Small-subunit ribosomal RNA from a Phycisphaerae bacterium, 1483 nucleotides, folded computationally. It was read from a public genome assembly. The coordinates come from a structure-prediction model, not an experiment, and the mean pLDDT is 84. It matches the Rfam family "Bacterial small subunit ribosomal RNA".

């Protein structure tokens, strides 16, 4: 100099958010254990379990200077050993924590005590006596151990004397001591006073859980007396009294040694009590005393029990919770070591002896601390290896090699300053110096987030991981391995445990409207809290001072081991308790005063406040009578039911019970439940005014007491209506329900119980303070001369809106959920469960009180965005309606399902699969089946080798073909160049890489497509609002086809969509004029743009114009727009097409194509023939043709548009009834052809008929295409002539050039199953009042327990499995107490014997351990059976709840029912929707 320097969060409920709330993690710690690993040293620590049992050794002796034998040695002086007697010690030290909830411990005090040894003081130590052990003799016993006789000593024992002092005392007196020893200086001894230290006792305060332990107690509480003790005391006894303890928790039960301290924590706390220190308790279990200063005695005694051992069976011995050690238990805890050298203890005069106390060593990474496993240089970033892989990289990695050094530790050697104060003495420890040489020394966990650290392979909801969330179902950073990385390091992880984080029990420091939480309400004792003034006191409080708060530890400073851990010295701290002094504001106490709190008094006042009695009218129902005559009643519709024996209806009369319309309200009263016709009696409370009285008399309230809806219970009445249960009828898949017809308890009254409700404002009571506005109820006042109406302020009560503030938000806001104070109640994750057990109340039903095991990671609140609703509003759509025509019935066609099959290939499956992929299956296609073949392959690329084998052509044989097989012919480029040789490309063969797959996965994908939907929506930037998700914009008022536009507006703008821009079409103009056109002119024909010509017209095809709500009137917000009109070819998007926002459906497609992964490889690839995709009891979809007269048939006759054509369209002509054939002009097409348009129109026939309708089916004969029409094509002719006479339930399309109807063309294609599909034109309607309903959609709003989003969520029984638990006839333990019996040892007392004394012997009594019997209470285990509970994969039955959940739900209660549940009564809104009333807000 210093000594209080200290506070972090994260993951997980949701689609997302905020909050509440639990679970989990990161930290520190340990007497630890386990797994893997392990070099050295220092300092600590080490049976936490069986206070279960213990072999063996040791752990308490010493003194010959107390005593007498005996033995040995002797230098004859003496010395030594030494059982026994005697003294001191053995009550300490050491161990353990069973018991103990207690004056046991801790803190602080106290008075009625003891104390050997030690210290100080005073005095004394005289005389005498008899025994006894050892020993000797005898004797019992297996032993342990005795017994009898004889003899002996003392510091052993006894007596007498003395009495400083001491004790007792009746104050006279009485009692009561001693020991010597060795030697010469001490040590002992006796009496006594004091001290120190130690011990015994008492008081106050503190000291765990449980009230599901509420009453306990008879020596109990006190007194008097006595006894007893070292001492006080019911400590014990006799008598007397009836006390004492207890909600501030007695008594009982459970658990536990307590403290200093230790761990953690910012602290307050919480947890803990190993090692070290203090205290207590215990010593095999229980009891007892003896000795002694001290014990009821760990290694003493007696008795009893259990256990072990010895035994000759008679009887004995023993006690490791001392140090080692054994076995057992257990996850688990050491050497049967050395030494008294140090420190300390016992004895001794001393030497010394003893000391498992202690000092050391050993074992164990058990902990803390320190050190090391090298240091510096060294890049060809070597090689190897490994990993990834985009094929090139990266890692190992300065790491190594190599070069230069060092020497800690371990190893070897020599020596000794220190532990030794110390002469002797070191068990061990420690230190110094030297030698050698990088040698002997690194692992563990982790790498999805929390949480630092990532890739590959394997696996495929398997194996496994996991602290929480959660990973794994074929691309796993989460499993396993590898590589790499991260963190620690002689350790690293795991498990267990404590504190922390957790403000998650909240004193510091939380909450209760809706998240868990305000008792249903009041009265009120105890308790807590309490207005103003004055005075006193000093208990609280504050301050000063003194004592205490042991040491160690924590903290600080300094010091010692090389540092540190560790240790030493000093300090600080020990927040506490106690004594004394001071202060008097505050709290408290006492005294006194006050009036504003509270209460009283007087006068008023409103009221469904309560109890009792009486009375009333309406309705209902019953009975009687009259009228009347067939129905009534009831429902969604019905039926049961009532009625011709007269109902319903209606009138009159009479009876009965229950409830009280209008007034009436958001209104009034009450503490709450609750209270309503009128009148009376009795009665409680409130409010206002006066300010007269009392003088703090107050507030709250655990227990307690009272009241307490409905249902229910008991007894007795009553019973009209209603109405659980019950019966019947309906509904339904069922209907133990909802609806209907009946109907018993009950509902009503009296008396007595019950004591619960969503008993709610889900908001305890009281007081004070903190903006207002407005409405309603009650009272008194002011203003105006009075009255009325007003106006103004005022007190109380009941509502609404709202400032600040609060709140997670919703909301609340002077009626607080704001700000404070006082008191009470209650909460602490969800489920199990308001349940079980226990207690208590009740007649019962049941109420109150109230757990645990087990299980989950959530359960919740408020708000947000969606989605959904058998919620609402607005709007739209061929959605309905109004119409027209169809489908569903028939036959046929076609697709699908199913069935069949060797195969009937595959896909598509509500709308949005089903004339769909397929715009064309006889072969091919073809993917399927059967059979036959091929294996580098039908197809691509590369490499190697071969040699003229090759391409092509001809050819033999087998075969259904594919294919196999035979023979022949046979090339090209370049170079050298003579024959010829060499070489190369393509091709071929062989081999290798590879090809190939319509195999799987559309839930791994791209692309494309469908659908909502051509619906009007979907978003963003900035700003603003909200804690936030999010909202606003995009809502609202209008308007539109439209989020189209306008207005308003905390929004202002913008994007993708809408619209427009594009194409076709409707009108006109300009340009152009062949193949199209033809008015004028001309030619020409039977006729004809046939020809010349024309560019007028139509047309063709290019460019333009035109339409914009532009104009007028009206409506409308001076708007957008709408309505009407004019003009115009066209009018409000003119008509049609193309165009498809963000997204949804894991929608469709791996069989168009592309593609990841997987699979096949002489086959799941490739080729071929034949078959199949066409198969037929049945069902469905889409179509065609019909059922006829608005028709059919025959004959005649008119008018399109758009297309197509060369392996094609094919004219005229000829043949054939026809399909078609022959033939071939013309035409690559505004030129030629297909090509006839048809319905229509004209004439004729048919006459309502299964027909002159209808055309299926079948037969015969033909035609065409094609290699080939059998399975399996189309067409023609003749013949045949089926069903069908307009179609049940149901259902489809269409709003104008549309429907309907009529024909034409094209793609595909050899041909065709086309009646399909896609285009084209001809003829050409009807209807729409309207938006109630069905369907779908858009916007706004509302509810929600949904978010995989209603195809959602979710409840209960039953069945199966697993787990824990309650009850249970019983069975079986445990600890504690009670009553009785027995009663060892022993103290005490008594009796007897014997006694000089000391003792002894025998017996009795009280108490009493152990033991026995009995009745209970408490608490465990087990238990046939049984009750519910939790969890479990895709079980069964229903549908209760969430939306108005399809009967609103829920609470209490009662009955019923397979189940969720249903019904009755009363209550609540935590009910949607519509209407009305009231109130409020806004100028």
């Nucleotide at each position: 100099c210093a000594a209080u320097u200290g506070a972090a969060g994260a993951g997980u409920u949701u689609g997302a958010u905020c909050c509440u709330g639990g679970c989990u993690c990161a930290g520190a710690u340990u007497g630890a254990a386990c797994g893997c690993u392990g070099g050295c040293g220092g300092c600590a620590u080490g049976g936490c379990u069986a206070a279960a049992a213990c072999a063996u050794g040791c752990a308490a002796g010493u003194c010959g200077a107390a005593c007498g034998a005996g033995c040995c040695c002797u230098u004859c002086g003496g010395g030594g050993c030494g059982a026994g007697u005697g003294g001191c010690g053995a009550a300490a030290g050491g161990g353990c924590g069973a018991g103990u909830a207690a004056c046991g411990c801790g803190a602080u005090c106290g008075a009625a005590c003891g104390u050997a040894u030690c210290c100080c003081g005073a005095g004394g130590c005289g005389g005498g006596g008899g025994a006894u052990a050892g020993c000797c003799u005898g004797u019992g016993g297996a032993a342990a151990c005795g017994c009898a006789g004889g003899g002996u000593a003392a510091u052993a024992c006894c007596c007498c004397a003395u009495g400083u002092c001491c004790u007792c005392u009746a104050c006279g007196g009485a009692g009561a001591a001693a020991a010597g020893g060795u030697u010469u200086a001490c040590c002992a001894c006796c009496u006594u006073g004091g001290g120190a230290g130690c011990g015994g006792c008492g008081a106050u305060c503190g000291u765990c859980c449980u009230a599901u332990c509420a009453g306990g107690u008879u020596g109990u509480u006190g007194g008097u007396g006595a006894g007893g003790u070292a001492a006080c005391g019911g400590c014990u006894c006799a008598c007397c009294a009836a006390g004492c303890c207890g909600a501030a928790g007695a008594c009982g039960g459970g658990u536990a040694g307590c403290g200093g301290g230790u761990g953690u924590g910012a602290g307050a706390g919480c947890a803990u009590g190993a090692c070290c220190c203090g205290c207590c308790g215990c010593a095999u279990c229980g009891g007892g005393a003896c000795u002694g200063a001290g014990a009821c005695a760990c290694u003493g005694c007696c008795c009893g029990g259990a256990c072990u051992c010895c035994u000759a069976c008679g009887g004995g011995a023993g006690g490791c919770u001392g140090c080692a050690g054994u076995a057992a238990c257990g996850a688990a805890u050491c050497u049967u070591c050395c030494g008294c050298a140090a420190u300390g203890g016992g004895c001794g005069a001393a030497a010394g002896c003893c000391u498992g106390a202690c000092g050391g060593a050993g074992c164990a990474a058990u902990g803390c601390c320190g050190c090391g496993u090298g240091u510096g240089g060294g890049a060809u970033g070597a090689a190897u290896c490994u990993g990834c892989u985009u094929c090139g990289c990266a890692g190992u990695g300065u790491a190594a090699a190599c070069c230069a050094c060092u020497g800690u530790c371990a190893g070897g050697g020599u020596c000794u300053c220190g532990c030794a104060a110390u002469a002797c003495u070191g068990a061990g420890c420690a230190g110094a110096c030297c030698c050698a040489g990088a040698g002997g020394a690194a692992g563990g966990a982790c790498c999805g987030g929390c949480u630092a650290a990532u890739u590959c392979c394997g696996u495929g909801c398997c194996a496994g991981c996991a602290g929480c969330c959660g990973c794994g179902g074929u691309a796993a950073u989460a499993c396993g391995g590898a590589a790499g990385g991260u963190c620690c390091a002689a350790g690293c992880g795991u498990u267990a445990a404590u504190c922390g984080g957790a403000a998650u029990c909240a004193c510091u420091g939380g909450g209760c409207u809706u998240a868990a939480a305000g008792c249903g309400u009041g009265c009120g004792c105890a308790g807590g809290c309490g207005g103003g003034g004055u005075g006193u006191c000093a208990g609280g409080c504050a301050u000063c001072u003194a004592g205490u708060g042991a040491a160690a530890g924590c903290c600080c400073a300094c010091g010692g081991c090389u540092c540190a851990a560790c240790c030493g010295u000093g300090g600080a701290a020990u927040u506490g308790c106690u004594g004394g002094g001071u202060g008097a504001a505050c709290c408290g106490a006492c005294a006194u005063c006050c009036u504003c709190g509270a209460g009283g008094c007087a006068g008023g006042u409103a009221g469904g406040g309560g109890u009792c009695a009486g009375c009333g009218g309406a309705a209902c129902u019953a009975u009687g009578g009259g009228u009347g005559g067939a129905g009534c009643g009831g429902u969604g519709a019905a039926a049961u039911g009532c009625g011709u024996a007269g109902a319903u209806a209606u009138c009159c009369a009479u009876g009965g019970g229950a409830a009280c319309g209008c007034c009436a309200a958001u209104g009034g009263c009450g503490a709450a439940g609750g209270c309503a016709g009128c009148u009376g009696a009795c009665u409680g409370g409130g409010c206002c005014u006066g300010u007269c009285c009392u003088g703090a008399c107050g507030c709250u309230c655990a227990g307690g007491c009272a009241c307490g809806a409905a249902a229910g219970c008991g007894u007795g009445g009553g019973u009209a209506g209603c109405g659980a249960a019950c019966g019947g009828g309906a509904u339904u898949a069922g209907a133990u329900a909802c609806c209907c017809c009946g109907g018993u308890a009950g509902u009503c009254c009296a008396c007595g119980c019950c004591g619960u409700a969503a008993a709610c404002g889900a908001u305890g009571c009281g007081c004070a303070c903190u903006a207002g506005g407005u409405c309603g109820g009650g009272g008194a006042g002011g203003u105006u001369u009075u009255c009325a109406c007003g106006c103004c302020g005022u007190c109380c009560c009941g509502g609404c809106c709202g400032a600040a503030g609060g709140u997670a938000a919703a909301c609340u806001g002077u009626u607080a959920a704001g700000u404070g104070c006082g008191c009470c109640g209650c909460c602490u994750g969800g489920g199990g469960a308001g349940u079980a057990c226990g207690g208590u109340c009740g007649c019962a039903a049941g109420g109150c009180u109230a757990a645990a095991a087990c299980u989950c990671a959530a359960a919740g609140g408020a708000a947000u965005u969606g989605a959904c609703g058998g919620g609402g509003g607005c709007u739209c759509a061929c959605a309905c309606a109004a119409g027209c025509g169809g489908u569903g019935g028939a036959g046929c066609a076609u697709g699908u399902u199913g069935c069949u099959u060797a195969a009937u290939u595959c896909g598509a499956g509500g709308c949005a699969a089903c004339g769909c992929g397929a715009a064309g299956a006889a072969c091919c296609u073809u993917a399927c089946c059967u059979g036959g073949g091929c294996u580098u392959g039908a197809c691509a690329u590369g490499c190697a080798c071969g040699g003229a084998u090759u391409a092509g052509c001809c050819u033999u044989c087998u075969g259904a073909a594919a294919a196999g097989u035979u023979g022949g012919u046979g090339a090209c480029g370049c170079c050298c160049u003579u024959u010829g040789g060499g070489u190369g490309g393509a091709a071929c063969g062989u081999g290798c890489a590879c090809a190939g797959g319509u195999g799987c996965u559309g839930c791994a994908u791209g692309g494309c497509u469908g659908u909502c939907g051509u619906c009007a929506g979907c978003u963003c930037g900035u700003g603003c609002u909200g804690u936030g998700a999010a909202g606003u914009g995009u809502u609202g008022g209008g308007u539109u086809a439209a989020g189209u536009c306008c207005c308003u507006u905390a929004a202002c703008g913008a994007g993708c969509g809408c619209a427009a821009c594009c194409c076709c079409u409707a009108u006109c103009g300009c340009u152009a004029g062949u193949u199209a056109c033809u008015a004028a002119c001309g030619c020409g024909u039977a006729a004809a743009g046939g020809c010349g010509a024309g560019g007028a017209c139509u047309c063709u095809a290019g460019c333009g114009a035109g339409a914009c709500u532009g104009c007028c009137g009206g409506u409308g917000u001076c708007a957008a727009a709408c309505c009407g009109g004019a003009g115009g070819a066209a009018g409000g998007u003119g008509g049609g097409g193309a165009u498809g926002a963000c997204g949804u459906c894991a929608a469709g497609u791996c069989c168009u194509c592309a593609u990841g992964g997987c699979c096949c490889u002489u086959a799941c690839g490739c080729c071929c023939a034949g078959g199949g995709c066409u198969g037929c009891a049945a069902a469905c979809g889409u179509g065609c043709u019909a059922c006829a007269a608005u028709g059919c048939c025959g004959c005649g006759u008119a008018c399109a548009g758009a297309g197509c054509g060369a392996a094609g369209c094919g004219a005229u002509c000829c043949c054939g009834c026809g399909a078609g054939g022959g033939g071939g002009a013309g035409c690559a097409a505004a030129u030629c052809g297909c090509a006839a348009a048809a319905a229509g129109c004209g004439c004729g026939g048919c006459c309502c008929a299964g027909u002159u309708c209808g055309g299926a089916u079948u037969g015969u004969a033909g035609g065409c295409u094609g290699c080939a029409a059998u399975u399996c094509g189309c067409c023609u002719a003749c013949a045949u002539g089926a069903a069908g006479u307009c179609g049940g339930a149901a259902u489809c399309g269409c709003u104008a050039g549309u429907a309907a109807u009529c024909g034409g063309a094209g793609a595909u294609c050899a041909g065709c199953u086309a009646c399909g599909c896609u285009c084209c034109g001809g003829u050409g309607a009807a209807u729409a009042c309207g938006u109630u309903c069905c369907u779908g959609a858009g916007c706004c709003u509302u509810g929600u327990a949904c978010a995989c989003a209603c195809c959602g969520c979710c409840c209960g029984u039953c069945a199966c499995g697993u787990c824990a638990u309650g009850g249970a006839a019983g069975c079986u333990g445990g600890g504690a107490g009670c009553g009785c019996c027995c009663g060892a040892a022993g103290u005490c007392a008594c009796u007897g014997c014997a006694c000089c004394u000391c003792a002894g012997c025998a017996g009795u009594g009280c108490c009493c351990a152990c033991g026995g019997c009995g009745a209970g209470a408490c608490u465990g285990g087990u238990g046939a059976c049984u009750g519910g509970g939790a969890c479990g994969a895709a079980g069964u039955c229903g549908u209760a709840a969430c939306a108005a959940g399809g009967u609103a739900g829920c609470c209490g209660u009662a009955g019923g029912a397979g189940a969720a549940c249903c019904u009755g009564c009363g209550g609540c809104u935590g009910g949607a929707u519509c209407a009305c009333c009231u109130c409020c807000u806004u100028u």